Transfer RNA from Cryptosporangium aurantiacum, 71 nucleotides, folded computationally. The RNAcentral record of the sequence draws on ENA and Rfam. The source organism's lineage runs through Bacteria, Bacillati, Actinomycetota, Cryptosporangiaceae and Cryptosporangium.
RNA sequence: UUGGCCGUAGCUCAAUGGGAGAGCGCCAGGUCGUGACCCUGGAGAUGCCGGUUCGAUCCCGGCCGGUCACC
Numbered sequence: 001u002u003g004g005c006c007g008u009a010g011c012u013c014a015a016u017g018g019g020a021g022a023g024c025g026c027c028a029g030g031u032c033g034u035g036a037c038c039c040u041g042g043a044g045a046u047g048c049c050g051g052u053u054c055g056a057u058c059c060c061g062g063c064c065g066g067u068c069a070c071c
Stems, first nucleotide, its partner, number of pairs: 002069006010024004018054001026042005047063005
């Protein structure tokens, strides 16, 4: 420099055009003599800017960042 892949919650990952989710973590309550385990509830996210569409995490363009390959 060129090309491929990736970017969603604090972390690891789902969601192939219509209700944004799980596990672990965090907070509160319950249980327990206390703590842990367990149970219930809650907060918390689509990298940024545009486009297509009735509707975009998803499709298209650009930018940014990470990673891999070539040089």